Record summary
The prediction has a mean pLDDT of 76. The RNA shown here (Bacterial RNase P class A) has 349 nucleotides and comes from a Candidatus Zixiibacteriota bacterium. The gene name in the source record is rnpB.
């Protein structure tokens, strides 16, 4: 100097004039004025997860369905999240990515090519016997699958022994898988030894282990108003937020009933929920870290057709992606700039 890997922070600030929303204080009295405080994000986006909170009387027990998770340990309110570690793969490296086991429990798939794609096979080839022949070629039977061809993948690979020709048929070394034993480790796992086995796919259905009530702020609560004494069918038991059974509770029980289904009508106004939070910042302790404990300081949007704007000055060059709607913890996506650490290559001293 170049090319990379990993991470952190900012995304504007101060002053003046006028204006907007919310909270609060004062004056005043029915409508205004004045003072003070405060006012969008690192992702507010996506709605992919998890919870807080609200309701279903209790949210009880069992079975099922459905869904999710799936290496080990730790963290967290919890998570499909975070930290650390092991294994495999990629990369020269710094680093990055990924997931249970079972294919001999069962079912299923592997296009095309190829003879044959898994209780899978003989196209061609090699060996051998017979017919025919001077011999060859050709035809038929038997043995074989090592080399060759097709393919992502063809009964694990290389070398030898052996054979009529061949083959884990046998031997030596090696690859992968599982099992047993020993050692190390909290564990995943690693190392070594000894047999056995040798298509792939389960992120195909499935089997195995563990977890899970449901619906959602348009939840829900209160106040007020309006409406057709609404209509039809069923009806002795019915209802209870996935289904069924049991328990429990409530309503009803000879009926124009409780309740269920369908058709039709009215209301959709106001107030609350609504912002003090698993909150933010500073300091110290524990821990590799995620995180957690202790102490102190602070209060930082609550709109409801939807508020934070305009102008000027100083300094600066602040430009990009982009606006809350119950709240919080993550993940993913979009994006301008500054800084820090590490790796590799080239050059110089």
């Nucleotide at each position: 100097a170049g090319a990379g890997c990993a991470g952190a922070c900012c995304a504007a600030g101060c002053g003046g004039u006028c204006g907007a929303g919310c909270c609060u204080c004062g004056a005043u009295g029915u409508a205004u004025c004045g003072g003070g405080g405060u006012u969008a994000g690192g992702a507010a986006a996506g709605u992919c997860c998890g919870a807080g909170c609200u309701c279903c009387a209790c949210a009880a027990g069992g079975c099922g369905a459905a869904a999710g998770u799936g290496c080990c340990c730790c963290g967290u309110a919890a998570c499909c999240c975070g930290g650390g570690g092991g294994a495999u793969u990629c990369g020269u490296a710094a680093g990055a990515a990924u997931a249970u086991g079972g294919a001999a429990a069962g079912u299923g798939c592997c296009a095309c090519a190829g003879a044959a794609a898994a209780u899978a096979a003989a196209c061609a080839g090699c060996c051998u016997c017979g017919a025919c022949u001077a011999a060859a070629a050709u035809c038929g039977g038997g043995g074989u699958c090592a080399a060759g061809g097709u393919g992502a993948a063809a009964c694990g690979g290389u070398g030898g022994u052996g054979u009529a020709a061949g083959a884990g048929a046998c031997c030596a070394c090696c690859c992968c898988g599982a099992a047993u034993c020993a050692c190390a480790g909290a564990g995943a796992u690693g190392u070594g030894a000894u047999g056995c086995g040798g298509g792939g796919c389960a992120a195909a259905c499935c089997c195995c282990a563990c977890u899970u009530g449901g619906a959602g702020c348009a939840a829900g609560a209160c106040u007020g108003a309006a409406u057709a004494a609404g209509g039809a069918a069923g009806g002795a038991g019915a209802a209870g937020u996935c289904g069924c059974c049991u328990g429990c509770u409530u309503c009803g029980c000879u009926a124009u009933u409780a309740c269920u289904u369908c058709c039709g009508g009215g209301u959709a106004a106001g107030u609350c929920g609504c912002u003090u939070g698993a909150g933010u910042c500073c300091g110290g302790g524990a821990g590799c870290a995620a995180u957690u404990c202790c102490g102190g300081a602070c209060c930082c949007a609550g709109a409801u057709a939807g508020a934070u704007g305009a102008c000027c000055g100083c300094a600066g060059a602040a430009a990009a992606c982009a606006g809350a709607a119950c709240u919080c913890g993550g993940c993913u996506u979009a994006u301008g700039g500054u800084c820090u650490g590490c790796u590799c290559u080239g050059g110089u001293u």